[in-house]
Parts: sequence; structure tokens; C1' cells
RNA sequence: GACAAAGGCAAACCGGUCGUGAGGCCGGGGCGCAAAGCUGAGGGCCAGCGGAAUUCCGCUGGUAGUCUGGCUGCCGAA
Repeated sequence: GACAAAGGCAAACCGGUCGUGAGGCCGGGGCGCAAAGCUGAGGGCCAGCGGAAUUCCGCUGGUAGUCUGGCUGCCGAA
């Protein structure tokens, strides 16, 4: 970060499965993505439990396609 090239990933939804749940995994599917590769470090959001508590706080868990950060990677026009 290109009306480029070779590729990659895979939203919603559907089926199966695990989980109290958020949500994860597998298959189909393709909205999109220049890191939509990895990472739970800081915030955000979500779930479970507790505290008088939808509101506040704490603990535990999740979300990397919520933002920031860290590490790594393909191509090489302007």
C1' cells in the first nucleotide's frame, strides 16, 4: 500500500460437538480483511460467582474480526 502478481484467512447463518455461560472446535458458507498470522501485556465489552446490587466493586473465565501494544511474514508500483 497498487484497477499489480502468487497466494492466504473466513463474518453472518446452517449442521455436529464441548461448555453453567460468554464462547470454543469440526464441516458447509462468504461478509469482509495488507497481517482478519501469533501473542490475553494495558483498556473496552461479554459470561459465571460473591458482595444489599442490571448500575458499583472483587475473583474466575471469554473475546485477537473491540482498540492499543509486542513478535513474525508475502509482493515491490506510486

c-di-GMP-I riboswitch aptamer from a soil metagenome, 78 nucleotides, folded computationally. The RNAcentral record of the sequence draws on MGnify. The prediction has a mean pLDDT of 89. Rfam family: c-di-GMP-I riboswitch aptamer. Rfam links the family to the GO term cyclic-di-GMP binding.